RNA sequence: UACUUAUCCAGAGAGGUGGAGGGAUUGGCCCGGCGAAACCUCAGCAACCAGCCCAAUUGUGGUCAGGUGCUAAGUCCAGUGAAGGGUAGUGAACCUUUUGCAAGAUAAGUC
Numbered sequence: 001u002a003c004u005u006a007u008c009c010a011g012a013g014a015g016g017u018g019g020a021g022g023g024a025u026u027g028g029c030c031c032g033g034c035g036a037a038a039c040c041u042c043a044g045c046a047a048c049c050a051g052c053c054c055a056a057u058u059g060u061g062g063u064c065a066g067g068u069g070c071u072a073a074g075u076c077c078a079g080u081g082a083a084g085g086g087u088a089g090u091g092a093a094c095c096u097u098u099u100g101c102a103a104g105a106u107a108a109g110u111c
Stems, first nucleotide, its partner, number of pairs: 002110007013042005021031003026078003043071003048067002051063003054059001075103001079101009
C1' cells in the first nucleotide's frame, strides 16, 4: 500500500513547548493570537485485541487495563440504489423511516 471482517446517534482535557493553521477530500458550516497544527507530560473515556475467570452448541458472558485507539460539533453536515410513510397533485419535486452500496476513521487479521 492492497484486501477481509467488525464497529461508528454513547463517552472522556488540563499543563508545557510551539506560533498559524485545523475540522480526510470538494462545497457548506464551524474551531483558531482569549493561541491552530505538531511534539512532550499528566489525567481521563472506551473495551477491538491480548491476559484471567466462567461456560462448553467456542460465547450478545464476566473481569482486567498489557498492545492500540480516542478525549469541539452524529463520521460536524452534504453522495447513491431499493422499499415504505407524509406533503403535494400529474410534473417531477420536497420531507421522513428502514435497508444496501460508495467515501472515511478505528481495531483485528491476511499478502
Molecule: SAM riboswitch aptamer (S box leader)
Organism: Salsuginibacillus kocurii DSM 18087